Two RNAs folded together computationally: RNase P RNA and transfer RNA, 449 nucleotides in total.
RNA sequence: GGAGCCGGAUACGAUGGUCGCUGCGGGCCCGCGAGGGCCCGGAGAGGAAAGUCCGAACUCCACAGGGCAGUGCGCUGGGUAACGCCCAGUCUCGGCGACGAGAAGGAAAGUGCCACAGAAAACAUACCGCCGGGCGGGGCCAAAAGUUCCGCCCGGUAAGGGUGAAAAGGUGCGGUAAGAGCGCACCGCGUCCCGGGUGACCGGGAUGGCAGGGUAAACCCCGCACGGAGCAAGACCAAAUAAGGGAGUCGUUUGGAGUGGCCCGCUCUGUUGCUCCCGGGUAGGUUGCUGGAUCCCGCGGGUAACCGCGGGGCUAGAGGAAUGACCAUCCCCCCGCAAGGGGGUACAGAAUUCGGCUUAUUUCCUGCUCUGGUC
RNA sequence: GCGGGCGUCGUACAAUGGCAGUAUAGAAGCUUCCCAAGCUUCGGACGUGGGUUCGAUUCCCAUCGCCCGCUCCA
Numbered sequence: 001g002g003a004g005c006c007g008g009a010u011a012c013g014a015u016g017g018u019c020g021c022u023g024c025g026g027g028c029c030c031g032c033g034a035g036g037g038c039c040c041g042g043a044g045a046g047g048a049a050a051g052u053c054c055g056a057a058c059u060c061c062a063c064a065g066g067g068c069a070g071u072g073c074g075c076u077g078g079g080u081a082a083c084g085c086c087c088a089g090u091c092u093c094g095g096c097g098a099c100g101a102g103a104a105g106g107a108a109a110g111u112g113c114c115a116c117a118g119a120a121a122a123c124a125u126a127c128c129g130c131c132g133g134g135c136g137g138g139g140c141c142a143a144a145a146g147u148u149c150c151g152c153c154c155g156g157u158a159a160g161g162g163u164g165a166a167a168a169g170g171u172g173c174g175g176u177a178a179g180a181g182c183g184c185a186c187c188g189c190g191u192c193c194c195g196g197g198u199g200a201c202c203g204g205g206a207u208g209g210c211a212g213g214g215u216a217a218a219c220c221c222c223g224c225a226c227g228g229a230g231c232a233a234g235a236c237c238a239a240a241u242a243a244g245g246g247a248g249u250c251g252u253u254u255g256g257a258g259u260g261g262c263c264c265g266c267u268c269u270g271u272u273g274c275u276c277c278c279g280g281g282u283a284g285g286u287u288g289c290u291g292g293a294u295c296c297c298g299c300g301g302g303u304a305a306c307c308g309c310g311g312g313g314c315u316a317g318a319g320g321a322a323u324g325a326c327c328a329u330c331c332c333c334c335c336g337c338a339a340g341g342g343g344g345u346a347c348a349g350a351a352u353u354c355g356g357c358u359u360a361u362u363u364c365c366u367g368c369u370c371u372g373g374u375c
Numbered sequence: 376g377c378g379g380g381c382g383u384c385g386u387a388c389a390a391u392g393g394c395a396g397u398a399u400a401g402a403a404g405c406u407u408c409c410c411a412a413g414c415u416u417c418g419g420a421c422g423u424g425g426g427u428u429c430g431a432u433u434c435c436c437a438u439c440g441c442c443c444g445c446u447c448c449a
Base pairs, nucleotide, nucleotide: 001371002370003369004368005367007365008364009363013330014329015328016327017326018325019324021044022043024041025040026039027038028037029036030035046347050358051357053356054355055354056353057352058230059229060228061227065264066263067262068261070226071225072224073223074222075089076088077087078086079085090104091102092101093100094099105221106220110219111218112215113214114213127161128160129157130156131155132154133153134152135151136150137149138148139147140146169187170186171185172184173183174182188210189208190207191206192205193204194203195202196201234287235286236285237284244278245277246276247275248274249273255269256268257267258266280448281447294313295312296311297310298309299308300307301306331344332343333342334341335340376445377444378443379442380441381440382439385399386398387397388396393429401417402416403415404414405413422438423437424436425435426434
């Protein structure tokens, strides 16, 4: 110098002034009152406010209860209010490496599927082969015996070929008619034991020639968790009205409602009701609504995530929806020799509130890895 | 804001994890004096990116886009 890996910070460029917009606090004035006006002070978007993908708080339905169904998660230990999140570790895979990725329980419970090709896709099997035996024919030979070739039949094999994504352990040596865990060595696998570790697991030894294809982001089994709805939840006040029509359904041995997928249960209610649709009215206000698993600093514990203690701070709460504009100086960037001129960056914008994840995106930096050149 | 659903030729819809089809539209040809209709032939698609699997339109995750529902009173 090049190529990378990991982690962190940052975000209207800064300051001052003027004028606005939305809440809050205080004061004054007007009004019988509801309320209105003026002045002063102070506050006013984010790291993702986004996607709404998880987990909770909160509210209503039973203080959410039993069963079935369903959904989600799934190595180990820890953190947390909780989680599918985070931290630390194990194993496997990828990378020369820094490091990264993993929905990583079970296929020796059961079921299903595995296209095409192939003998066979799973209680194994045999197309071409290899080997042995029998029969027939041909060659060698004068003939027989023998041997060799071809064909058929019976049998032994799974070395080799071939198919496939995948073929019933792998490599090597011995062995055999040919072969084969048939025997042996190493690797793999199962069982048992010893040692280490909280554990996943790791290391070592003995033993068995060896159970056994893949797929569970197929059904399923095992373990754990989960009741439903969501601030348009819910509560209060005010205003207004309209009877009625249609469809469906059940029943008085009970029915209906309470947003459960169904049954039970629980609560409320009715006994010509209930459900849905059409039709009708109001389209206003208050609350929930921002002080909280909160933020900052210090100390302590812990490898860390995180936790404890002490001190300090209050930091948006709108409702067609505020968070803006202008001026001056400085700073930065671009054009220009200069004078001067132009510009102020990305993604994006709160809406009940938190903890995460994911995605979008600007600028800068610590540390680490590999490597080229030069000294 | 909260919740739910869907993305396949130009358009409307199919497809059990194993060759992506159908209708219509489009193009060319035949037929006709010409047009229409009819007949024959052709081209054209799984929103995007990853993962599981031998193999993905299908299963899973992320992302992008579109659509729908939800106020109060009686």
The prediction has a mean pLDDT of 78.